Overview: Model confidence (mean pLDDT): 84 of 100. A computed fold for a 1677-nucleotide part of an RNA from Lacticaseibacillus hegangensis, annotated as large-subunit ribosomal RNA, half A. Rfam family: Bacterial large subunit ribosomal RNA. Its family is annotated with structural constituent of ribosome and ribosome in the Gene Ontology.

[in-house]
Context: one part of a larger RNA
């Protein structure tokens, strides 16, 4: 290490359980709130952090009842207490009830801050009451403007906000989506948003319906009816009338007319007001005339307003309640088992140590309230209505009915469109009227509008009570069984978890022992401790431990098959582990033509997780009943059943557009004919399946569209108001001076300091690079850039918002996401597409075409499949007969191409020609004819085999039709054959026809879906054979016979090539000597001729002829400048038998180059083990045979159970069929502490889901039949959760310096001190705003956090810590901006905005020094000021001849910009031989002019001040919506260029006989003590600021906030009033500590971000840089 096995961790599955959740029934209740709601904040306890309950009267007070023994809530502790003189505890009435919330005195960032009045009191102050706003009535007062009025002001009296996410009216009003696209329409008047309700709402007593009978408000069920209708007449939308039901209920005003009162004032009339009348359609009323009698009815809900009394009864507390604690038995426990009793108007249910009628709480049943409320009846009281008759006159709801136009609702989409309703222009009639019956009209019916009220019958359920379930049992049921809408995300709307079980009882381990603790052994407690504090059971992934067998020459989808060896001993068996060897074998879904596929998904284990439900249709099956079935809603009733309930529905008759007729009937002149019926009748209800049809509709999945709300704490841009920008060049205008000019111009020199100027730090940006890219960082770092007085940069505080804003414009930016943000809802939006769909067997078994389609990976119909029903040989194969064809071929006779002749019109060239219309000739062309070959998918004089069509007998075979119910199939592939397209390319493409795959396995083809052989019911360690094989690998022949091949051909290829071999055949030479070889010769004319510089057989041209000869070319090649030279062709002669050429064929040869290694036989190897032709014989498969079983179907036998015999059983989608298991309900009838369910192990049973049995565990429930009903079966959805592995002890530990010694301590690189080193030093020091919100300090402590460690912490626990008249803030002020009384405008909801009113980042404004704590300090202390108030004393002044005070009014003043340069002083620093103190060691030396160190102090008050500015007074007018001596300003006179005023930092002195001060330095053994105490000196020079004067001056030009405080005027008010002294007061909020950061903002103790202030030395221009001071770190491995 691997199987196995036995015993552990872990780790929470099952099983049981149920406090808690879901659905629902009956009964109540349906509202609370200015007498402050609903919700919160904050507090109340002896200790006390939550949750409950309460509110300063605060774990509760008071009374009235109930109730009887303990009690102080959850909550089990410890102190403390109350209770029979009645506690706790229940119930009905009060009291209290702080503070925000409508909040209501003002304001406000919600629990906060700040005020006014009155009233009392114990009087620097308490208490207590009061003060919003609107609207409505009534008083009062009262403008312009006389009277009024608006307007103020007051009193009463009401309103207001909340909810229950329900249901109700209205007022606005959509999109996705369906229509397979979309616009009319749908979706919908839906989903939101809005107003206003009520407990119900809304409707509602006809100007209705209907139709020739008539019904009589409204409402709501049931039909009617998916009808009648609307409709891109598509998708879809869809009534009414009538019937059947539930409930039932009707009045009231206006007018007319009469009275009164009033007011008008025209004086007889008119109005207004109350009151009588009166309220309708066969018209009432009024009025008139007569009768006069009452019956009726109803009431605290309407009509119509309203009080009491009794009774009864119900609800809010209760109270009584039968019968074993009998015996034995098992046990920890009895309520279970025996056995023997008893209740029962009670046997419902919970409990109790397991299962209780008789323990306990309860049940049945039967009573009961002081107080409140509710309903019922009665009385009592109270109210309405009610006659007849006349028909003269009045009255009967006006901008109304109605009409044009536009529009909306009505089922009804503008139609022919009636009714109804909005606008918006017209505009009636009066009872002899008027409306309406779907345009209109006319008749005929009905009914009276324009004014009101109205219960119950319907709708819902946040809540109270009793109950109920074939409803969930912790991944379920509610999101939340448990301190959950918590915890946590988000700026915000908003989103939004996990998490139950010790036991009867805590009896929750007393005590020993190991350990620092943590945890452990022991002991004891319990029935149990493997029940021990996330503790019942405790699976399964994962991690051990121990052992049985196997493993170290092996190559592995890991099993299956055979199988030695070893071990062990069963549900006793053909036992079980393991398993050397040896055959064979490429994992699971999904998708595909095909998947081991390297397509797809899945780490691995649990758990959950996808055809459901309703309501129609259809078909089938079972059931009733049957020419008939059947009921609905609805009554009854116990939430059932059952009974009533006949409206209704389908069925019994059909044709026809329709009227209509009707066993017929329509067409038609018809009695004809033909359609379609009927003759031949079966349906209907309910349950159940299968399918479909509206719904989400098998599950899960966008992008997106629309509504409404949240976001400008990131950004973008505006607005108001603050803030910064070291430090250095450059030298614009202009200016002075000068030269120059008539004068200028114009030169120079100074001076001057402009400038989207330069260079460069902070500071903003981000060029280019490099690291980084699971980062140190969801954009940084490192270096190096850019701009940096400007269109700069930044901080507070507002502003615009998505159909939008914003944009120096990039589709930029709107909270890490922007071609339209983010939330939640419409919503489960749609998805012709992806993926996923969960137990078993049996039957049967496709399909990948056709047509159509905005169709092409989608559908629909046919086509194939399946199941029922009927028919009953009609199917299919062969052979025979008979057809019809034009196809392979093949053929040119036709249409077309086409070669070569011949022949020859024309045409063309020449050339005669008298230039005619003529003639001749022609290596030119050339129709037609003619010969002869040839060729076609769109050519045929011919023409097959196949296939097709019928027929009729025969043979085999076994199908086929029709109707009706479900399907799937519309991507195929390949190989043979026939064709196109392509290149007679492709594993291409596209027909056709067969095959096989597809959906098929088994043999062969090495492997290898489509190739070959065969079609798998099951078993067998039987037999036979096919393709294909028979040397080993590997089963059969080294088998037999004859040949080839020599190439490893075999065992990859072409044109082309070769004397490669072997076979059939042609044909030439050849004993007259043939082919090869060897010998000899291969000569003359002649250098042929030309050409040439030369050309002689051999550069070229041209001729190529004669002679000698056996033969020899005017020369086959080599060769020279040109010759020569060697060869050839030819010839003889040697030798002595065959030699050439050629066609035709079998096997060879060559031609033959690719990448990791042979790799073109599967291997080995083979000369056959190759090839070819012939024989035998074996091997070879899931085929076939034998043997036995299963099982469908037929057929027979049989009553049935079976049974026999025949046949058949491969399967994708699919179809049909029979089972297995899960949970739950009834019934029956059963087990269980003597041990139930579940977990575990086991070798047993069933064909298969699956099912027993027995061991251990486990401790309390659960099977079995038969039936029913489902939230009813996982392995896969990049599936959800929840454990758990690998990767891995692997990357990583996040910029940086630590050493050593002691200390502690159970441990120390990390904690504590020492010393030495090192780093920052315009910071890594200090302050200080936001933000954080106790982190600050002490003492303890080390589980977890700290990226290691830890004795240590920013970490845990308990404790303490933050002091203000002068600091900030508010009790003062206004900016942008907000909010807003009237107002104004909007469907609403709001929006704007005056007068207010808030609102800093701005204004105003009184303290400073030192010291102190473990932590606070301008806050505490010393010490010395200052502001503002009140008292006293004293002075002084005033009391109408006016002291003082003084506006919400007048006016002044606050009060304002940028740059630049100069001075003046000052922080600050330096330096000193200056002064003080200290030290003055080590080295060669040096008491020295020597080293270090230190040399100082406010606010106040007094006095000076560098300097800046700067005319003032009087009279007289006029404005200042009132006045004014104030202010402004014309006019007159008068002063003045220096005095005098304002304003100023600074200095002197004082404060300060103080404080600090280097340095010395105690006790306290050690120490966190350099502490307590003591305590010198304290000068003078220089430099010098960005700080101050001071925005004061020069320039500029972009021309530079508002109010108060304050100051002065009067209006007014006024008796006290001011100085000095002294004395007392002076509210609220904040104050710790972090703050460039381990405490803020970035998930982090994170290499980023964060506004202002101070900011020392040396070198330097410098706040650069680089070393250092104070101070401050050494970065947690």
């Nucleotide at each position: 290490g691997g199987c196995g096995c036995a015993c552990g961790g872990u780790g929470g599955a099952u099983g049981c359980c149920u406090u808690g959740g879901c659905a629902c029934u009956a009964g109540g209740a349906g509202c609370c709130g200015a007498u402050g709601a609903a919700g919160g904040a904050c507090g109340u306890g002896a200790c006390u952090a939550a949750c409950g309950a309460c509110g300063a009267u605060a774990u509760g007070c008071u009374u009235c009842g109930g109730g009887g023994a303990g009690c102080u809530g959850u909550a089990c502790g410890u102190a403390a207490g109350c209770u029979u003189u009645g506690a706790u505890c229940c119930g009905g009435a009060g009291a209290u009830u702080u503070c925000c919330g409508a909040a209501u005195g003002g304001g406000g960032g919600a629990a906060c801050c700040c005020a006014g009045c009155c009233a009392c009191c114990u009087u620097u102050g308490g208490u207590g009451g009061u003060u919003a706003u609107c609207a409505u009535u009534g008083a009062g007062u009262g403008a312009a403007u006389a009277c009024a009025u608006a307007g103020c002001u007051u009193a009463a009296u009401g309103a207001a906000g909340g909810c229950a996410a329900a249901c109700g009216c209205a007022g606005g009003g959509a999109a996705c989506u369906g229509a397979a696209a979309c616009a009319u329409c749908u979706a919908a008047g839906u989903a939101c948003c809005u107003g206003c309700a009520g407990g119900a709402a809304g409707a509602g007593a006809a100007a209705g319906c209907a139709a020739u009978u008539g019904c009589g408000a409204u409402u709501c069920c049931c039909a009617u009816a998916g009808u009648a209708g609307c409709g891109g007449c598509g998708a879809g939308c869809g009534a009414a009338g009538u019937g059947g039901g539930a409930a039932c209920a009707g009045c009231c005003c206006a007018a007319a007319c009469c009275a009164a009162a009033g007011u008008g004032c025209u004086u007889g009339c008119a109005c207004u007001u109350u009151g009588g009348g009166g309220u309708u359609g066969u018209a009432g009323g009024a009025c008139c005339a007569a009768a006069c009698a009452u019956u009726g009815g109803a009431g605290u809900u309407a009509c119509c307003a309203a009080a009491g009394u009794g009774a009864g009864u119900g609800a809010u507390a209760g109270a009584c309640g039968a019968a074993g604690u009998c015996a034995g038995u098992u046990g920890g426990a009895a309520a279970g088992c025996u056995g023997c009793g008893c209740g029962a108007g009670a046997c419902a249910a919970g409990g109790u140590g397991a299962a209780a009628g008789c323990c306990c709480u309860g049940u049945a049943g039967u009573c009961a309230a002081a107080a409140u409320c509710g309903c019922u009846c009665a009385c009592c009281c109270u109210c309405c209505g009610u006659u007849u008759g006349g028909g003269a006159u009045c009255c009967u709801g006006a901008g109304u009915a109605c009409g044009g136009c536009g529009g909306a609702a009505c089922a009804c989409g503008u139609g022919a469109a009636a009714u109804u309703c909005c606008g918006u222009c017209g505009g009636a009639a009066u009872c002899c009227g008027g409306g309406u019956g779907g345009a209109c009209c006319a008749u005929c019916a009905c009914c009276c509008a324009a004014g009101g009220c109205u219960a119950a019958a319907u709708a819902c359920u946040c809540c109270c009570u009793a109950g109920u379930g074939a409803c969930c049992g912790a991944u379920a049921g509610u999101g939340a069984a448990c301190c959950a809408g918590u915890a946590c995300c988000g700026u915000g709307a908003g989103g939004g978890a996990a998490a139950g079980g010790u036991g009867a009882a805590a009896a929750g381990c007393a005590c020993c022992c190991c350990g620092g603790a943590a945890g452990g052994g022991g002991a004891g407690u319990g029935a149990a401790a493997u029940a021990g504090u996330u503790c019942c059971u405790g699976a399964a992934a994962c991690c051990g431990u121990g052992u049985g067998c196997c493993u170290a020459c092996a190559a592995u989808u890991a099993g299956u098959u055979g199988g030695a060896g070893c071990c062990c001993g069963u549900u006793a068996a053909u036992g079980g582990g393991u398993g050397a060897c040896a055959g064979c074998g490429u994992g699971c879904c999904u998708u595909u033509u095909g998947u081991a596929g390297a397509a797809u998904g899945a780490a691995c284990c649990g758990g959950c997780g996808a055809g459901u439900u309703a309501c129609g249709c259809u078909a089938g099956c079972a059931u009733g009943c049957g020419a008939g079935g059947u009921u609905a809603a609805g009554g009854u009733g116990a939430a059932a059943a059952g009974c009533c309930g006949g409206a209704g529905c389908c069925g019994c008759a059909g044709c026809g557009a329709a009227a209509g007729c009707g066993a017929g009937u329509c067409u038609g002149a018809a009695u004809a004919g033909g359609g379609c019926g009927a003759c031949u009748a079966a349906g209907u209800a309910u349950g159940u399946u299968g399918g479909u049809g509206u719904a989400g509709a098998c599950c899960c999945g966008a992008a997106a569209c629309c509504a409404a709300g949240u976001g400008a704490c990131c950004u973008a841009c505006c607005c108001a108001u603050g803030a910064c920008c070291a430090g250095g060049u450059u030298g614009a205008a202009g200016g002075u001076g000068u030269g120059g000019u008539a004068a200028a111009a114009c030169g120079c020199a100074c001076u001057g300091g402009a400038g989207g100027a330069c260079c460069g730090a902070a500071c903003c940006c981000g060029u280019g690079u490099a690291u980084g890219u699971u980062g140190a960082a969801a954009a940084a770092u490192g270096c190096u850039g850019g701009g940096a007085u400007g269109a700069g940069u930044u901080g507070u505080g507002g502003g615009u918002a998505g159909c939008g804003g914003u944009g120096a414009a990039a589709u930029u930016c709107c909270a890490a996401a922007c071609g339209a943000a983010c939330u939640u809802g419409g919503a489960g939006a749609u998805a012709g597409c992806u993926g996923g769909u969960u137990c078993u067997c049996u039957c049967c078994g496709a399909a990948a075409u056709a047509g159509c389609u905005u169709u092409a990976g989608g559908g629909c119909u046919a086509g194939c499949c399946u199941c029922g029903g009927a028919g009953g040989a009609u199917g299919g194969a062969u052979a025979u007969u008979g057809g019809a064809g034009g196809u392979a071929g093949a053929g040119c006779a036709c249409u077309g191409u086409u070669u070569g002749g011949a022949c020859u019109a024309g045409g063309g060239g020449c050339c005669c020609g008298u230039c005619a219309u003529g003639g001749g000739u022609u290596a030119c062309u050339g129709a037609a004819u003619u010969c002869a070959g040839a060729u076609a998918a769109a050519c045929u004089c011919c023409g097959a085999a196949u296939a097709c069509c019928a027929a009729u007998u025969a043979u085999c075979u076994u199908a086929c039709u029709c109707c009706g119910g479900g399907a799937g199939u519309c991507a195929g592939a390949c190989g043979g054959u026939g064709a196109g397209c392509g290149a007679u390319a492709a594993g291409g493409u596209c027909c056709a026809u067969c095959g096989u795959c597809g959906a098929a396995a088994g043999g062969g083809g090495a492997a290898c879906a489509g190739c070959c052989c065969a079609g798998a019911u099951c078993a067998c360690c039987a037999g036979u054979u096919a393709a294909g094989g028979u040397c080993c690998c590997u089963a059969a022949a080294u088998u037999u016979a004859u040949g080839c091949u020599a190439a490893g051909u075999g065992g990859a290829a072409a044109a082309g090539g070769a004397u490669g071999u072997g076979g059939c055949g042609u044909u030439g030479c050849a004993c007259a000597g043939a082919c090869a070889a060897c010998u000899a010769g291969g000569a003359u004319g002649u250098u042929g001729g030309c050409u040439c510089a030369g050309a002689a057989g051999c550069a070229g041209c041209c001729a190529u002829c004669a002679u000698u000869u056996a033969a020899a070319g005017a020369g086959u090649g080599c060769g020279u400048a040109a010759u020569a030279g060697c060869u050839c062709a030819c010839u003889a002669g040697u030798c002595g038998a065959g030699u050439g050429a050629c066609c035709c064929u079998g096997c060879g040869c060559c031609g033959a180059a690719a990448a990791u290694a042979u790799a073109c036989c599967g291997g080995g190897g083979c000369u056959a083990a190759g090839c070819a032709u012939a024989a035998u014989a074996c091997c070879g498969a899931a085929a076939c045979u034998g043997u036995g079983g299963a099982u469908g179907c037929g057929u027979c036998c049989g009553u049935a159970a079976g049974g026999a015999c025949g046949u058949g059983u491969g399967g994708u989608a699919g179809g049909a069929g029979a089972g297995c298991g899960u949970u739950c309900c009834a019934a029956g009838g059963g087990c269980g502490u003597u041990g139930a369910a579940g977990g575990u192990c086991g070798a047993c049973c069933g064909u298969g889901a699956g099912g027993a049995c027995g061991g251990c565990u486990g401790g309390a429930g659960c099977g079995c039949u038969u039936g029913g009903a489902a939230g009813u079966g996982a392995g896969a959805a990049u599936g959800c959760c929840g454990g758990c592995a690998u990767g891995a002890g692997u990357a990583g530990c996040g910029a940086a310096a630590g050493a050593u010694c002691g200390g502690u301590g159970a441990g120390a690189a990390u904690c504590c001190g020492a010393u030495c080193c090192a780093c920052c030093g315009u910071a890594u020091g200090a302050c200080u705003a936001a933000g954080g919100u106790u982190u600050u300090c002490u003492g303890g402590g080390g589980a977890a956090g700290g990226c290691u460690c830890g004795u240590c912490c920013u970490c845990c626990c308990a404790g303490a810590g933050u002091u203000a008249g002068u600091c900030g803030g508010g009790a003062c002020c206004u900016a942008a901006g907000g909010c807003g009384a009237g107002g104004c405008c909007g469907a609403g909801a709001g929006g704007c905005g005056u007068a207010g009113u808030c609102g800093a980042u701005g204004g105003c404004a009184a303290a400073c020094a030192g010291g102190u704590u473990g932590a606070g300090a301008u806050u505490c202390c010393u010490g010395u000021a200052c502001u503002g108030a009140u008292c006293u004393a004293u002075u002084u002044u005033g009391u109408u001849u006016g002291a003082c005070c003084g506006a919400u009014g007048g006016c002044g003043g606050g009060a304002c910009g940028c740059a630049g340069g100069a001075g003046g002083u000052u922080a600050a620093g330096u330096c000193a031989a200056g002064c003080a103190c200290a030290c003055g060691g080590c080295u060669g030396g040096a008491a020295a002019u020597g080293u270090g160190u230190g040399u100082c102090c406010a606010a106040g008050c007094a006095c000076u001040g560098a300097g800046u500015c700067u005319u003032g007074a009087a009279g007289c007018g006029a404005g200042u919506g009132a006045a004014a001596u104030g202010c402004u300003u014309a006019c007159u006179u008068c002063u003045c260029u220096a005095a005098g005023g304002a304003c100023a930092a600074g200095g002197u002195g004082u404060g300060a006989u103080g404080g600090g001060g280097a340095g010395c330095g105690a006790a306290a053994u050690u120490u966190a003590a350099g502490u307590a105490g003591c305590g010198a000196a304290g000068u003078g020079a220089c430099u010098g600021a960005u700080a101050u004067c001071a925005c004061a001056c020069u320039g500029c030009c972009g021309a530079g906030a508002a109010a108060a405080g304050c100051g002065u005027c009067u209006a007014g008010g006024g008796a006290g009033a001011a100085a000095u002294a002294g004395a007392u007061c002076a509210c609220c909020c904040g104050u710790a500590c972090c703050g460039c950061a381990a405490a803020c903002c970035g998930a982090c103790a994170c290499a980023g971000g964060u506004a202002g202030u101070c900011g020392a030395g040396g070198c330097g221009a410098g706040u650069a840089g680089c070393c250092u001071c104070a101070g401050g770190u050494g970065a947690g491995c």
Taxonomically the source falls in Lacticaseibacillus (Bacteria, Bacillota, Bacilli, Lactobacillaceae).